[in-house]
Order: sequence, then C1' cells, then structure tokens
RNA sequence: UAAACAGGUCCCCUUAUCGCUCUAACAAUUUAUGUUAGUGAGGAAAGUCCGGACACCAAAGUGCAACAUAGCGGGUAACGCCCGUCCCUUUCGCCAUGUGCGGAAGGAGGACAAGUGCAGCAGAAAGCAAGUACAGGUAAUGCUGUAGUGAAAUCAGGUAAACUCUAUGUGGUGAAACGUCAUGUAUAUCAGCGUUAAAGGGCUGCACGUCCAAGCUGAAGGGUAGGCGGUUAGAACUUUUGGGUAACCAAAAGUCCAGAUAAAUGAUAAGGAGGUCUCUUUGAGGCCUUACAGAAUCCGGCUUAUGACCUGCUUUUAGA
Repeated sequence: UAAACAGGUCCCCUUAUCGCUCUAACAAUUUAUGUUAGUGAGGAAAGUCCGGACACCAAAGUGCAACAUAGCGGGUAACGCCCGUCCCUUUCGCCAUGUGCGGAAGGAGGACAAGUGCAGCAGAAAGCAAGUACAGGUAAUGCUGUAGUGAAAUCAGGUAAACUCUAUGUGGUGAAACGUCAUGUAUAUCAGCGUUAAAGGGCUGCACGUCCAAGCUGAAGGGUAGGCGGUUAGAACUUUUGGGUAACCAAAAGUCCAGAUAAAUGAUAAGGAGGUCUCUUUGAGGCCUUACAGAAUCCGGCUUAUGACCUGCUUUUAGA
C1' cells in the first nucleotide's frame, strides 16, 4: 500500500413551494368539499427457513411412521436463536520448552464393542481373510519378526450434515385466518349411499380408538361475489440509574413514529453534512446522494444481497 475474515455505526439532514394518503378539529352539507395542524416505505421491508401473539377447528387419546434437536450452564414469551465456559480444528506470538501461557478465525461438539456400508491410485493383499522379499523357528503350516506400498496392513484404525442407534421434542390451518351486516336466488330436477345395524365428517400421514351426525356425494341448472371489523398502543421505543463477565433483567422519566386495499409515502430549489476526482494542497474547483433495494395482521431470530466509515486480526506491496 492492497486484500480476505470478524464486529460496530450510518445508509442523509434542514427550510420553502406544489402534489398524494391517513388522523384530529372547525365549517359546509348529503358533495366525500374546504381550511388549519400533524404523520407518512428498510437494515434487510427480501427468502417464507424457525419460534410465537392472535383467530378458528365441540374436546384433541394410544401406537407406529415422519421430521427436528444434541458437551455443560445461563437468557428469552418461545426457538433449530443469543451469551458464557469446556473441548476440538486451523493459524500466530511469548518464553521458564511444557498435555505451558496468550490472541484471532471456525465448529451441525451424544454413540463406531447394536448392526450395515464407504475409502481412487499405489501395493502381493484394504479385512472374520490372505500373503511379495528377507530373516528366525517348526514334524509341518504366514508360526513369528523386519522391509516395501499406502492416509490406513493385529478380527485393526478412520468415517455417522453415511444409513443407523440412544436421549429429548413436535395437533392442524393461516388475515384470502376469522367475525358481523346487507343484497339476491330455485321452497326446484336427476342419480347413488344413508337415516342409530351410522352414509358422511373431526382428531397431521397410517392404524386402533373416540366424538358429532340426518343428511352426504356426484351431475345439470340458477343467484351473488358488496360494506364494516380484524388493521396497528406494542413480549413497543428512547434516556438515565442499579444488578450481571455477558446475553439480558429491574426501576424511574419521557415518546406515539404508515395503515393503504389495486394499493399513498413524491417532485423542484437553496443550504448543510458526507463521499469521490483533479490541481498551483492547512486551499480551490467539478461530480454524486450513490450500492442492495420498497410495507400489506404483527413480533423475536436466522439466511441471502449490498455502499461508506471505524476497530481487531491474518496475509501482502514498498521504504527505513
């Protein structure tokens, strides 16, 4: 000097004018109108991968299957998430050179004597057997040892995000959930099964079991597809204090920060702040607001995409 990895912060601000959504007040009035004030898309809103809040399934059993998790302890509403610590792997430094001390990065970290698999080339041979060369030994035999090849040559060792085993756990659906109001039609036709000896339906996938039940299924035909709620005051956010190694917890004070429904959250101008380039370099000038990208019931995580700055650490370039 440059790059990788890890962590943190920001990811524009102010004023004015105009335009759009929502809220409140006032006026007007049966018009979705006017005036004033205020608010208005992210750190990931993405993925739909986990966990929940909420709503519904009358109540949701037993076994098998399937799926998930996996050192120990703590946090949390909960988790497959987060924190600490132990251990392992890679790498670096120190010295008193030792299963030593310390730093950084990573870990999907129970079990290989329950069983089944897998391992190219090389080598005589890659596993309940066999046997190349040499040596020793025996009545005899790869009976014993060494060498050679290889990551591995003793019925051995390695491997389980290989199959599997052990322990623990898991009801379903999803705001197009669901609730409610209005409007309209056909009180109709045909066929099958059934009406307590239960058709059909619920309980994840299967089986058992259990519960509801007088209607159910198919064909053809007819009508409708609007309004309101759910819908944003929260496991919320900010600051301070206390506890804790930390994740986080408690208390006090303060704040209200989208709610659309085919979908609004924007445009212009000036200044500031930041970044970048050039030069005559404590300054001047130019350019840019850049990358990834836009709410749709909500929240806590994880994963993925990506711009700038700072810190740590590893490698690297140049110079002394």
This is a predicted structure of a 320-nucleotide RNA (Bacterial RNase P class A) from Eudoraea sp. A source record names the gene rnpB. Model confidence (mean pLDDT): 76 of 100. It matches the Rfam family "Bacterial RNase P class A". Rfam describes the family as follows. Ribonuclease P (RNase P) is a ubiquitous endoribonuclease, found in archaea, bacteria and eukarya as well as chloroplasts and mitochondria. The family's RNA type in Rfam is ribozyme.